[in-house]
Predicted 3D model of a 99-nucleotide RNA (c-di-GMP-I riboswitch aptamer) from Aliidiomarina haloalkalitolerans. It matches the Rfam family "c-di-GMP-I riboswitch aptamer". Its family is annotated with cyclic-di-GMP binding in the Gene Ontology. Its mean pLDDT, the model's own confidence on a scale to 100, is 77. The source organism's lineage runs through Bacteria, Gammaproteobacteria, Alteromonadales, Idiomarinaceae and Aliidiomarina.

RNA sequence: CUGACGAACAGGUACACCUAUCGUGAGGUAGGGUCGCAAAGCUACGGGUCUUGUUUAACGAACUUCAAUAAGCUUCAGCAAGACGGCCGAGCCGCCGAA
Repeated sequence: CUGACGAACAGGUACACCUAUCGUGAGGUAGGGUCGCAAAGCUACGGGUCUUGUUUAACGAACUUCAAUAAGCUUCAGCAAGACGGCCGAGCCGCCGAA
């Protein structure tokens, strides 16, 4: 000096909730708050969760109504556009120095 690791020191940040504000919404921003966090710093790259739209083009599954053709205020998929970094992974940067 670098990596691993995480005792201590110095600090940092800020869940839920409340207020204001922006957004159709998920949610964001600011203030208060302080559950926690050794990356709970940054980045939507991969997954996942959530929101909105879509059936006027083409569809899939379930459900409901109906004698049937068929319809649907329905649900899950598909597709599109978003949100979440304190859901996980990945990349990058970083304070301190005991065992």